[in-house]
Molecule: SAM riboswitch aptamer (S box leader)
Organism: uncultured Rhodospirillaceae bacterium
């Protein structure tokens, strides 16, 4: 770095310093000089390997991991829905939203090259 798997609507922040962007990406939409990212110190949670336990959704002992916002929401597909359209009057068909399933992208752990 590649490949494999397995997870995720819950859960967690102070100070100190830097100084302008930042939430992967694109389109909205949110956070940011009332200092956001980032780094550092302690602090908390608690996803995964370990340990301890006879076992446990227990236990924060150790390693990684996180501490706005549902992986912020959508971005293929299927399917159900509700509204407009269709039309004069139906049905298919388009459009928007919502709600399930799966899929592709990211992140993360645990193997592996």
């Nucleotide at each position: 770095u590649g490949c494999c798997u397995a997870u995720a609507a819950a859960g967690a922040g102070u100070g100190u310093g830097c100084g302008a962007g930042g939430g992967a990406c694109a389109a909205g939409c949110c956070c940011u000089u009332u200092g956001a990212c980032c780094a550092c110190a302690c602090a908390g949670c608690a996803a995964c390997c370990g340990g301890c336990c006879a076992a446990a959704c227990g236990u924060a002992c150790g390693g990684u991991g996180c501490u706005a916002a549902a992986g912020c929401u959508u971005g293929g597909a299927c399917g159900a829905u509700a509204g407009g359209u269709g039309a004069a009057a139906a049905a298919a068909g388009c459009c928007u939203g919502u709600c399930g399933u799966u899929a592709u992208c990211g992140a993360u752990g645990g193997g592996u090259u």